The part of an RNA shown here (large-subunit ribosomal RNA, domain IV) has 322 nucleotides and comes from a Candidatus Aenigmatarchaeia archaeon. Model confidence (mean pLDDT): 83 of 100. The source organism's lineage runs through Archaea, Nanobdellati, Candidatus Aenigmatarchaeota and Candidatus Aenigmatarchaeia.
[in-house]
Context: one part of a larger RNA
RNA sequence: CCCGGCAUAGGGAACUCGGCAAGUUGGUGGUGUAUCUUCGGUACAAACCAUGCCUGUAGCCUCGAAAGGGGCGGCAGGCCGCAGUGACAAGGAGGGGACGACUGUUUAACAAAAACAUAGGGGACUGCAAAUGCGAAAGCAUUGGUACAGUUCCUGAUGCCUGCCCAGUAUCGGUGUGUCAAAGCCUGUCUCAACAGGUCUAAGCCCCGGUAAACGGCGGCGGUAACUCUGACCGUCGUAAAGUAGCGUAAUCCCUUGCCGUUUAAUUGACGGCCCGUCUGAAUGGCUCAACGAUCUCCUCGCUGUCCCAUGCUAGAGCCUA
Repeated sequence: CCCGGCAUAGGGAACUCGGCAAGUUGGUGGUGUAUCUUCGGUACAAACCAUGCCUGUAGCCUCGAAAGGGGCGGCAGGCCGCAGUGACAAGGAGGGGACGACUGUUUAACAAAAACAUAGGGGACUGCAAAUGCGAAAGCAUUGGUACAGUUCCUGAUGCCUGCCCAGUAUCGGUGUGUCAAAGCCUGUCUCAACAGGUCUAAGCCCCGGUAAACGGCGGCGGUAACUCUGACCGUCGUAAAGUAGCGUAAUCCCUUGCCGUUUAAUUGACGGCCCGUCUGAAUGGCUCAACGAUCUCCUCGCUGUCCCAUGCUAGAGCCUA
């Protein structure tokens, strides 16, 4: 030096991507408990106090026939130490935000999560010899179930909501002097065949309509208010429709360390606002939200060898010598 353990003056996160690691806290009894809330919780919230032993004495429980023993326990008095859950065992706490509602599941052996699932919501198919799946078939599963059921797709508790567009693609329905193959029928002039033409005509295409919690999509230019700025307003082009509510520098913002405020002595951080966002946005769900989380992130208190700045002791490996 490597790998473990113990201790440390003063300071106390100055370390570091980051309090990683280590410390702090810890049991039991009592007092007490904010905010928010779906009224269940949050909550062991937080915070504070006590805890040993001896003596006396109420009371209670229990074993026993009794004598007597065991346990709990109120009150009072006293004793000792720095320290009384004296060893062991045994939560650090609080606040703000993001995501996901939650308990749960997962990459056996680098990922446990914001991913998957979930209850709840919605759509499609299906009347049973169902629909769907497996199989060449026989047949089987779903199911010895029957629409309050089964299959399948999307979303993901609750709360408030879920705007406009059916032009494209998809799908469903309808309709016909449009189009339309083969076969059939008719024609070919002397006859037969190849062949040619005509007629008839299904689905499909075309046409007409529906469906967006189907795939998806959701504009531009110019002018305008008595300081300026801005533009409620107007004009015009234009679309299938011209992004509504909400949220917004975001797990989404290139410019960007945006601007303002709070936090710090100082902050590319965090939080609250503003916001034209030119790629935010409504079950590809939008916005909230108590509780929950070995999730991510910021702050505060406590605490510490993480550090200032090292040191001492110690187990093992290693090394050197024999």